A computed fold for a 72-nucleotide RNA from Isurus paucus, annotated as transfer RNA. Rfam family: tRNA. Gene Ontology term of the family: triplet codon-amino acid adaptor activity. The coordinates come from a structure-prediction model, not an experiment, and the mean pLDDT is 82. The sequence is in RNAcentral, with records from ENA. The organism belongs to Isurus, within Eukaryota.
[in-house]
């Protein structure tokens, strides 16, 4: 330098274009003499950034940023 893959909640990952789900974690309640474990509930994401296509984009297209791999 070129090509490919990836970037989503604090962390690890999902999600046929019709507008985002789970586990762990956090917080609250119950339980316990108390803690942990367990049960129930809640908060937490404008999906790396900017444009475009579309009635509608996390998803499709273009550019940029960052990370990894391959080739030279």
């Nucleotide at each position: 330098a070129u090509u490919u893959u990836g970037a989503u909640a604090g962390c690890u990952u999902a999600a046929c274009c019709u507008a985002a789900a789970a586990g762990c974690g956090u917080c609250g309640a119950c339980c316990u003499u108390g803690u942990a474990a367990g049960u129930c509930g809640a908060a937490g994401a404008u999906c790396g950034g900017a444009g475009g296509u579309u009635u509608g984009a996390a998803c499709c297209c273009u550019c940029c940023u960052c990370a990894a791999a391959a080739u030279a």